[in-house]
RNA sequence: GGCGGGAUAGCUCAGUUGGUAAGAGCGAGGGAUUCAUAACCCCUAGGUCGACGGUUCGAUUCCGUCUCCCGCCACCA
Numbered sequence: 001g002g003c004g005g006g007a008u009a010g011c012u013c014a015g016u017u018g019g020u021a022a023g024a025g026c027g028a029g030g031g032a033u034u035c036a037u038a039a040c041c042c043c044u045a046g047g048u049c050g051a052c053g054g055u056u057c058g059a060u061u062c063c064g065u066c067u068c069c070c071g072c073c074a075c076c077a
Stems, first nucleotide, its partner, number of pairs: 001073007010026004019057001028044004050066005
């Protein structure tokens, strides 16, 4: 340098042929239970869906550029 994959809650990840309200597990807070703790159960909070722009009535989803991470290939005196 070329190609491919990825970026969504504090962490690990799912998701949507473009449309009402963006989810799970773990974690956090509260409750219930218990003599008390753990486990189990219930509830709650937490998100500019990497950034910018474009298309569209409408973008987390489609398109372009950029940033970062991973992999493969190539180049290098």